[in-house]
RNA sequence: GGGCCUGUAGCUCAGUGGUCAGAGCGUCCCGCUCAUAACGGGAGGGUCGUAGGUUCAAAUCCUACCAGGCCCA
Numbered sequence: 001g002g003g004c005c006u007g008u009a010g011c012u013c014a015g016u017g018g019u020c021a022g023a024g025c026g027u028c029c030c031g032c033u034c035a036u037a038a039c040g041g042g043a044g045g046g047u048c049g050u051a052g053g054u055u056c057a058a059a060u061c062c063u064a065c066c067a068g069g070c071c072c073a
Stems, first nucleotide, its partner, number of pairs: 001072007010025004018056001027043005049065005
């Protein structure tokens, strides 16, 4: 220098054009218990890597860039 993959909640991930962006774990609160754990219920937490574009509508499609990983030279 070239090619490919990944980037979504604190962590691991789902969501592949249209309902309000979700799950598990973790955190907080409540219940249960003499108490803790386990278990059950609830709450909080995101401007979907950044900037543009296409579209009536973008996490999703296109372009550039940024970060990480792999391969080639």
Molecule: transfer RNA
Organism: Elusimicrobiota bacterium